Context: one part of a larger RNA
RNA sequence: UCCGGCGAGUUACCGUUUGCAGCUAGGUUAAGACCUUACGGGUCGAAGCCAGAGGGAAACCGAGUCUGAAUAGGGCGUUCGUUGCGGGCGGUAGACGCGAAACUGCGUGAUCUACCCAUGAGCAGAUUGAAGCGCGGGUUAUACUGCGUGGAGGAUCGAACCCACUUGGGUUGAAAACCGAGGGGAUGACUUGUGGGGAGGAGUGAAAGUCUAAUCAAACGCAGAGAUAGCUCGUUCUCUCCGAAAUAUCUUGAGGGAUAGCCUCGAGCAACUACGUAUCGGGGGUAGAGAGACUGAAUCGGAUGGGGGCCCUUCCGGGGUACCUCACUGAACCAAACUCCGAAUACCGAUACGACUAUCUCGGGAGUGAGUCCGCGGGGGAUAAGCUUCGCGGUCGAGAGGGAAACAACCCAGAUCAUCGGCUAAGGUCCCAAAGAUAUACUUAGUCACUAAGGAAGUUGAAUUGCAGAGACAGCCAGGAUGUUGGCUUAGAAGCAGCCACCAUUUAAAAAGUGCGUAACAGCUUACUGGUCGAGCAAUUCUGCGCCAAUAAUGAACGGGAGUAAGUAUAUCACCGAAGCCGUGGACCUGACUUUUGUCAGGUGGUAGGAGAGCGCUGUACACCAGAUACAAGCCAUACCGGAAGGAGUGGUCGCGGGGUGUACAGGUGAUUAUGCCGGA
Repeated sequence: UCCGGCGAGUUACCGUUUGCAGCUAGGUUAAGACCUUACGGGUCGAAGCCAGAGGGAAACCGAGUCUGAAUAGGGCGUUCGUUGCGGGCGGUAGACGCGAAACUGCGUGAUCUACCCAUGAGCAGAUUGAAGCGCGGGUUAUACUGCGUGGAGGAUCGAACCCACUUGGGUUGAAAACCGAGGGGAUGACUUGUGGGGAGGAGUGAAAGUCUAAUCAAACGCAGAGAUAGCUCGUUCUCUCCGAAAUAUCUUGAGGGAUAGCCUCGAGCAACUACGUAUCGGGGGUAGAGAGACUGAAUCGGAUGGGGGCCCUUCCGGGGUACCUCACUGAACCAAACUCCGAAUACCGAUACGACUAUCUCGGGAGUGAGUCCGCGGGGGAUAAGCUUCGCGGUCGAGAGGGAAACAACCCAGAUCAUCGGCUAAGGUCCCAAAGAUAUACUUAGUCACUAAGGAAGUUGAAUUGCAGAGACAGCCAGGAUGUUGGCUUAGAAGCAGCCACCAUUUAAAAAGUGCGUAACAGCUUACUGGUCGAGCAAUUCUGCGCCAAUAAUGAACGGGAGUAAGUAUAUCACCGAAGCCGUGGACCUGACUUUUGUCAGGUGGUAGGAGAGCGCUGUACACCAGAUACAAGCCAUACCGGAAGGAGUGGUCGCGGGGUGUACAGGUGAUUAUGCCGGA
């Protein structure tokens, strides 16, 4: 992992609601007794329970009563129940099943291990050489000292023995801690045998929360016990009808609940009742807008006044300002917590119309109370987030189908079934790949087929201004002079370092000079003018499509091929295209009408969930049928039947008990999943 079997809403009592049945102003018996029969049934049994009257705290009153001064008003009343059986749900019980970590009680453990007690045992060999002592030297005597002797030590080296520091292997091991190579202690706080001691909030501990039998921040066994689990997982046949929620309030509440909302089933009721549209009547202070209509915010000026500083002044005072500023004034200008104003919508009311849209009340049963993305209106954030939090709408959730290459939440569109029929939506029509290589005109880069600020004589269309056959623009040829080297400055300054001025003359025209250049001159060039040439030229603005900007790790930014349209813009007619719509046929549901069988209309996506109808299994009872050597059940094969769960027929196998139909009853009644349990492969 697979196969087979087992495996989860049960039972008792109480309550509530519904269906069926009995009796009904009543209903019903319990314990028990009796009778019969054989464990079933019948008859008694009125104690009790429910109902039959309520109101009040109560006294009490009573179809009323309480409150109250009240005869008022208001509250609660003035209603057919009861017993049994079946279904739904609740309560109490383990209460759908499995699952803790833990807690408590009573016991069992120190044969492992930690510590202690008693009594025993073990430690090859080698080394070092303490105290003391002897002899000598030395001293008044000591001290001190040399040589010897001696044999101390948690001394040294190193086997046995004990340990476990490093590393290699082993890691479904040879082993639930080992093997190899090295390492540490090795006369000691050493190691070890045997016997003994104390234990579970307790022991023991040279202390690591260590160890207490492969178990330790509280051992193990049994019991309380089916502890509890707002948590996780699982919960077994079919079809039909409807179909949610992820919100509000409260909650030691936030991943749980209660109530409301939304779903379902039953009952009831009625009004143009709810709903939609139109019209009419309303209130508003949002969007927008505004500023001499307030509160605030706020830029640049003007001029007046005041202040500061400066100057003049003996005083009085005066002048003047790159400063500050109230009020005034010109222009520009802002606001969620500003408003002189002010919509669209929405909301409320009325009337009319529409509509097989349905609201409303009561009762049974729920689920939901983690939402998601998209568009619009806001807050938070950075006018970030597949971010967060509200409001309105949609989708998904619980929704399949077509499109977007692929793609819950985008676009189109809501799947009852069949169909080798048709029409369309979004989106498409060169090939992949269904349908136009369609027609006309424009434009443009492989743009199309990722992006911005910014940049550019890319090019399209439109507009404005100026110049131009009295010759523009560009090119070429020629001129571009004189006073003068203007004055100043300067070493120099001559058009061209800098400062000032910027005149005049000759001219077709020519600056007291546009840019190079020189130390300064020189030289080149420009403005400006003539000639040549011969038709448009220059500047600015708006606009269509493009260009650069454009940079990442396989090539990877049209889905690919490919495309000069098969890109883009405008216009037009076709076609393709879905589970949409239509045609044909079938099934089912609801309603209406018909009348007993149909017709017509509408409908049939679906998670949680509600409601309904069935299939199969086991057993029991009754009736009928078939049937057991003419071969039961079970099993195997099979092209049959049914809308599903399912059901036959036939053949084989097997070898003795069972089957079918109808009506009931009862349930240990249906398994791909619980890291399910047992067995097998």
This is a predicted structure of a 681-nucleotide part of an RNA (large-subunit ribosomal RNA, domain II) from a marine eukaryotic metagenome. The full RNA is in RNAcentral, with records from MGnify.